[in-house]
Context: one part of a larger RNA
RNA sequence: GAACAAACGCUGGCGGCGUGCCUAACACAUGCAAGUCGGACGCGAAAGGGCCUUCGGGCCUGAGUAAAGUGGCGCACGGGUGAGUAACGCGUGGGUAAUCUGCCUCUAAGUUGGGAAUAACUCAUCGAAAGGUGGGCUAAUACCGAAUAAUGCUGCUUCACCGCGGUGAUGCAGCCAAAGAUAGCCUCUGCUUGCAUGCUAUCGCUAAGAGAUGAGCCCGCGUACCAUUAGCUAGUUGGUAGGGUAACGGCCUACCAAGGCUACGAUGGUUAGCUGAUCUGAGAGGAUGAUCAGCCACACUGGAACUGAGACACGGUCCAGACUCCUACGGGAGGCAGCAGUGAGGAAUCUUGCGCAAUGGGGGAAACCCUGACGCAGCAACGCCGCGUGAGUGAGGAAGGCCUUCGGGUCGUAAAGCCGGUACCGCCAAAGGAAGCACCGGCUAACUCCGUGCCAGCAGCCGCGGUAAUACGGGGGGUGUAAGCGUUGUUC
Repeated sequence: GAACAAACGCUGGCGGCGUGCCUAACACAUGCAAGUCGGACGCGAAAGGGCCUUCGGGCCUGAGUAAAGUGGCGCACGGGUGAGUAACGCGUGGGUAAUCUGCCUCUAAGUUGGGAAUAACUCAUCGAAAGGUGGGCUAAUACCGAAUAAUGCUGCUUCACCGCGGUGAUGCAGCCAAAGAUAGCCUCUGCUUGCAUGCUAUCGCUAAGAGAUGAGCCCGCGUACCAUUAGCUAGUUGGUAGGGUAACGGCCUACCAAGGCUACGAUGGUUAGCUGAUCUGAGAGGAUGAUCAGCCACACUGGAACUGAGACACGGUCCAGACUCCUACGGGAGGCAGCAGUGAGGAAUCUUGCGCAAUGGGGGAAACCCUGACGCAGCAACGCCGCGUGAGUGAGGAAGGCCUUCGGGUCGUAAAGCCGGUACCGCCAAAGGAAGCACCGGCUAACUCCGUGCCAGCAGCCGCGGUAAUACGGGGGGUGUAAGCGUUGUUC
C1' cells in the first nucleotide's frame, strides 16, 4: 500500500447491488418447512337451508361433498451444517470384457382366464394416555395361482472375431409376465332402444432390445505439519474352495502357505472437509476455502437393518445411551447442523414478515394442490458503487476570533448585503432537511499562541516533556479524507 463474513470509538442525509453466529456439531418454547391423485378402490358424515310432523321424529338438499382408510407416485430431490475424515475423501486423467439405473425417448411384441383375503366400517373389549386385542362384512391398478411367450434367463453343444464373463451366429432342454381407467362410437360381436364384456382414441400395465440421465466399483498422478514418532501388521499378505453383492475383491468363512508395508518416511501423533475459486503480488510465490458452483461427510450420541430403481434414510423404523417433558407410577412422548424465533456462549452477526405473480421441484389427464426451494419486503454504513448537503454576485477586505515587529497579517468572497419578497420552482396541513473524523517533530501532506514544567501526558519506529515544547492539553490556522473517519485484529 492492498484486502476483510470483521469488531470497537466518534459521527451519520439518500439510493442501487451484495453480505450478515467465524464462538457452544450448546440446549431449544411456538408456528410453518412434503405432499398429491376420486380419471386405481370400497365407504361416507355434520352444521346450515327447505318440507312434513302424532312434537318422538321423518323426508329432501347440503353431497357422493368433508373427513378417515386401502392403493399409486413422491418423500434418496430441494434446504442446513463442517463434527468427523490426511482418505481413491477431493482434484485430474483413465478403466468397468466386474456393474445397476424409477420417471423420460425410440423399436418391436403382449395385456387371456380365475381365486382367496384385508383395512375402512360395525360389534365387543383392555388402557390414565400413547395405543391396542378379538368377532363379523367389503373393494381395487393391493395380494396369489393358472394359461401363453422369445431377440430374455439358466444349463449343455458348435463356430468366428476378441481385450478373462464381450460381440455375432447354430442347435437342444428347462424357466419366467401383465391391470385396468376415462372419453367417444355403433362398422363387426351380444342383447336389438341404446348400451357394453364390442370397436376407436388417450393414459396406464407386462416381458424384451436400444438410448439418455444418474450412480456403484477399480487404477495412474497430485493433495498439511512432527523423526524430540523407526519399526508396523494376524484376515495380516497370497492361494484353493465356498458364501455374499447389481458388481470385482479377505468383503466374509474354512483350509493351506508365510507373507505384506517401511528412510522415495511405514506406524504413531497433531491439525484440517476438498476443489472451482478468493486476497495479495510485476511475476514466481504466499495466505485463505464466507457468500456462489461441483464433490464428500453428518443429522441428539452409538449401532442395525426394513422398504425401495435408489437410503442403511435430517422433519422413517428398531435397539442401547445421555438429556427434556407427560403420567392415574403400570407406562409413554421428543430431537431446529430446514425458515423465523428463544436462552446460553461471545468483541460480534437480522424479521416468530408477504407471496406462490415469476423460476424450479413433487403429485395429477387436467383444473389445480403443496413448496420458509425460490421471488420479494424488513433490520444493520457490514462492504462496494452512485448522489446530495446549494449556485451566482458581492471589498467599507465589515463585526468578531487568532497572531503581531503594533505598521499590519489571517480566517476571507468567506459572511452580511444586492437582484427581490421580484423571476422561476414546489406546496396549499405545514418547506423544510443533511459534516464529520483523523492528523499537522522526521518517516508523512499540514504552524503558531497560551497552559504545563521528566509532572500531567504522548508514542507505529526514532523518540518528545526537567520554564521560551511546531511532539503533552487547549485556542486559532492548516493538511488529508468524507457519510464516513480513525483504532484494533488477520493475510499478502